[in-house]
């Protein structure tokens, strides 16, 4: 330099192909339960790498860039 895959709550993994309320688990906070703790139950907090385009509507499609991994040279 070329090609492929990936980037989403604090962590991890979905949703993308086929555009339509961004979800699960862990974590954190509050409450219930318990003599206390643990465990368990309920509720809440928290995210789409950046810029542009298409569209009524973009995490998703298109273009450019950045970062990571793999392969080729």
């Nucleotide at each position: 330099g070329c090609g492929g895959c990936g980037g989403u709550c604090g962590u991890u993994c979905a949703a993308c192909c086929u555009g339509g309320u961004a979800g699960g688990a862990c974590u954190u906070u509050a409450g219930g339960u318990u003599g206390c703790c643990a465990a368990u139950c309920u509720a809440a907090a928290a995210a789409u790498c950046c810029g542009g385009g298409u569209u009524c509507a973009a995490a998703u499609c298109c273009c450019g860039g950045c970062c990571g991994c793999c392969g080729c040279a």
The RNA shown here (transfer RNA) has 73 nucleotides and comes from a Microcaldota archaeon. Model confidence (mean pLDDT): 81 of 100. Rfam family: tRNA. Rfam links the family to the GO term triplet codon-amino acid adaptor activity. Rfam classes the family as a transfer RNA. The sequence is in RNAcentral, with records from ENA.